[in-house]
Notes:
This is a predicted structure of a 66-nucleotide RNA (transfer RNA) from a bovine gut metagenome. Rfam family: tRNA. Rfam classes the family as a transfer RNA. The coordinates come from a structure-prediction model, not an experiment, and the mean pLDDT is 81.
RNA sequence: GGCUUAGCUCAGUUGGCAGAGCAGCUGAUUUGUAAUCAGCAGGUCGUCGGUUCGAGUCCGACCGCC
Numbered sequence: 001g002g003c004u005u006a007g008c009u010c011a012g013u014u015g016g017c018a019g020a021g022c023a024g025c026u027g028a029u030u031u032g033u034a035a036u037c038a039g040c041a042g043g044u045c046g047u048c049g050g051u052u053c054g055a056g057u058c059c060g061a062c063c064g065c066c
Stems, first nucleotide, its partner, number of pairs: 001066003007022004016053001024040005046062005
């Protein structure tokens, strides 16, 4: 100096409903598996504070990784 957001890899615009892919589960399809399709579930946005009507986003300190 950079990074820190779902189990993993990562997005997240000017501060205004937290997301994608993969993985997982259920169903359809198949003689069966895989593949494919449809759906579901999964989050203290590292921690503690500050600013703000409102913070993943801005500010400070700290933990961890490079």